A computed fold for a 679-nucleotide part of an RNA from a Pseudomonadota bacterium, annotated as large-subunit ribosomal RNA, domain II.
Its Rfam family is "Bacterial large subunit ribosomal RNA".

Context: one part of a larger RNA
């Protein structure tokens, strides 16, 4: 892992509601008696509920309590209960099942290990050579010196012994800590044998919360005990009807719960809701506005000013400039401005249409939501961000489209059909349907990602100017003189810079457009003539394109192939394809109308969840069958039923078992890192 078996809402008491039954006041409990004795029947009103309520109570009583009263609360008048059975739900119990870490009580452990006590044992060999001593030297005596002796030390090297530094191996191991090499201590705070002592909030600890029997931030075993678990997981047959929520308030509350909201079932027939139309009403949003208020604000004008600076004056004061509220003119701004002011919305009434309506009672689930669009707050006019309001989806929604893709677009799946029509979206091939028709645009593979900005891309429209008195472009010729203007400067001659920018000759020619020179020179332009012979130049708006354009595995920014008067884009047109939509044919179930039936109309997506009806297993009672001429079980097969399931036949098997009507449950398995077994 697979297969098989086992595996989770039960039982008692009690409250409540519904269905059914008995009685109309209901009913017995213990107990007693009887019988055909796991049981049944009779007796047994003690007690319980009901029959009257109100008050905390005394108490009063169809009333009573509060109150001085007025008035008010709960009752009466209208009334039904009670005892059982079955079922839904609540409470108390382990209370659907499995799951803690923990807490307590009583025991058992120091044969492992920590420390201690008692008593024993062990440490090859080598090295170093302290104190002391002796002898000699030395001294007044000492000190001191030398040699020999001596044999100290948590001394040195290194076996046994003890340890466990580093590397490698081992890692479902040979081993639940090992193996190989290497390394540390090795007369000491040394190692070790035997016997003994100390323990669970306790011991022991040269202290690591180490160790206390492969277990330690509190050992192990049994018990309290099915501890508790607002948490996780799991919870077993079928079909039919309806069908949520992820919100509000509160919460030592935030992953829980209570009440409300939303779902369902019963009672309940109009007491209710939705929608449309009409009429009447509510309001201060969008917008707009701003001498109609308030806030902020731009420019200009003008002035108060016990504002500033300067001038005059001895001072009072005079004067000039600047600043500057209010005010005036023109113009802006606003969620917390409004002289104004919609649409939508909300309320009321009436009418139409529709509705599984209101209300009361039983049962829930939900109370982590989420995406799109619209309006707002926060954020950065960020977020698949966050917080509100509205709406539609997903959630709980399948089908078609979008290459793929909960939420986008189309569209709400009862079942069947090798029938038809359409939606979104498509119609060259992949791939169902036009290589369809008419007109235009694009040349960028733009299409098939992108901004500010940039550009004689190209098409269309418009405006202005030049042009046969010859434009524009090109070619050809001229482009001069005063003069090298003046200044400046080393120089400044059209052309470093400053000033001025006149005049002459002319068809025309600047006191000079650019290149150039040290300065000149030289080239060129403006401007004019000639050649040529028909359009040329500037600008604006729009359409489609171009550049701007760099990313990580591999083309990889059309789904692909491929596509260019298109298979791209824009404007028209005719067809077709395309879904579980709609239609058609057949079938099923439910509700309503219909007395039933026939028939008709409507409905039948669905998670949590509510409700309804069934299938099957085991056992029991009554009835009735089958079976060694072969029961159950097992295997196989093309039968029946909407399903759970039910038959039939054959084989196997070898002794039980089916059906009908009821009753009772240890009653249905795929999941729980489920439990046990097999492979």
């Nucleotide at each position: 892992g697979c297969c098989g078996g086992c595996g989770a809402g039960u039982u008692g008491c009690u409250c409540u509601c519904a269905g059914c039954g008995g009685u109309g006041g209901g009913u017995u409990a213990a107990g007693u008696c009887c019988c055909u004795c796991u049981g049944g029947g009779a007796c047994g009103a003690a007690g319980c509920c009901a029959u009257a309520g109100g008050g905390a109570a005394a108490c009063c009583g169809a009333g009573u309590c509060c109150g001085a009263a007025a008035g008010g609360g709960c009752g009466u008048u209208a009334a039904a209960a009670u005892c059982g059975c079955u079922g839904g739900g609540g409470g108390c119990a382990g209370a659907c099942c499995c799951g803690a870490a923990a807490c307590g009580u009583c025991a058992c452990g120091a044969u492992c290990u920590a420390c201690c006590c008692a008593u024993g044992c062990c440490c090859a060999g080598g090295a170093u050579g302290a104190a002391g001593g002796a002898u000699g030297g030395g001294u007044a005596a000492a000190a001191c010196c030398a040699u020999c002796u001596g044999g100290a030390g948590g001394u040195c090297c290194g076996a046994a012994c003890g340890g466990g530094u580093c590397c490698g191996g081992g890692u479902u191991g040979a081993a639940a800590a090992c193996c190989g090499g290497u390394c540390c201590g090795a007369u000491g705070a040394g190692g070790u044998g035997u016997g003994g002592g100390u323990a669970g909030g306790a011991g022991u600890g040269a202290a690591a919360a180490g160790c206390u029997a492969a277990u330690c931030g509190a050992g192990u075993g049994a018990c309290g005990a099915u501890a508790u678990a607002g948490c996780u997981g799991g919870u077993u047959c079928c079909u039919c009807c309806c069908g949520a929520a992820a919100u509000g308030c509160a919460u030592c509350u935030a992953a829980g719960u209570g009440c409300a909201g939303c779902c369902u079932c019963g009672c309940g027939a109009a007491a209710u809701g939705a929608u449309c139309u009409a009429a009447g009403g509510c309001g201060g949003u969008a917008g707009a506005g701003c001498c109609a208020c308030u806030u902020c604000u731009u420019u200009g004008g003008c002035u108060a000013c016990c504002g500033g600076a300067g001038g005059g004056g001895a001072a009072a004061c005079c004067u000039u400039c600047c600043g500057g509220a209010a005010c005036c003119a023109a113009g802006g701004u606003a969620a917390a401005c409004u002289c104004c002011g919609a649409a939508u919305g909300c309320c009321u009434u009436a009418g139409g249409u529709c509705a599984g309506u209101a209300g009361c009672g039983g049962g829930a689930g939900u109370g982590a939501g989420u995406g799109g669009c619209c309006c707002g707050g926060g954020g950065a006019u960020a977020a698949g961000c966050u917080c509100g309001g509205g709406u539609c989806g997903c959630g709980a929604g399948a089908g078609g489209g979008g290459a793929a893709c909960a939420a986008c677009c189309c569209a709400g799946a009862c079942c069947c059909u090798c029938g038809g029509c359409u939606a979104a979206g498509g119609c060259c091939c992949c791939c169902a349907a036009u290589u369809u028709u008419g007109g235009g645009c694009u040349a960028a593979g733009u299409g098939a990602a992108g901004a500010a900005g940039g550009a004689u891309g190209u098409c269309u429209a418009u405006u202005c100017g030049c042009u046969a008195a010859g434009a524009c472009a090109g070619c050809u010729g001229g482009g001069a003189u005063g003069u090298u203007g003046g200044c400046u400067u080393a120089g400044a001659a059209g052309c470093a810079g400053c000033c001025a920018u006149c005049a002459u000759u002319u068809a025309a020619a600047g006191a000079g457009u650019g290149c150039g020179u040290a300065a000149c020179a030289g080239c060129u332009c403006a401007c004019c003539g000639g050649c040529c012979g028909a359009g040329c130049g500037a600008a604006u708006a729009g359409g489609c394109g171009c550049c701007g354009a760099a990313a990580a595995u591999u083309u990889a920014a059309c789904g692909g192939g491929a596509c260019u008067c298109a298979a791209g884009c824009c404007c028209a047109a005719a067809g077709c394809c395309g879904a579980a939509g709609c239609c058609a044919g057949g079938g099923g179930c439910a509700g309503c109308u219909g007395u039933u039936a026939a028939a008709g109309c409507u409905g039948c997506g669905g998670u949590a969840g509510g409700g309804a009806g069934g299938c099957g297993u085991c056992c029991c009672a009554g009835g009735u069958g089958c079976g060694c001429u072969g029961a159950a079980g097992u295997c196989u097969g093309a039968c029946c039923g909407a399903a759970a399931g039910g038959g039939c036949a054959g084989a196997u098997g070898g002794a039980g078992u089916g059906c009908c009507u009821g009753g009772g449950a240890g009653u249905g398995a795929g999941a729980a890192u489920g439990c046990c077994g097999g492979c």
Its mean pLDDT, the model's own confidence on a scale to 100, is 86.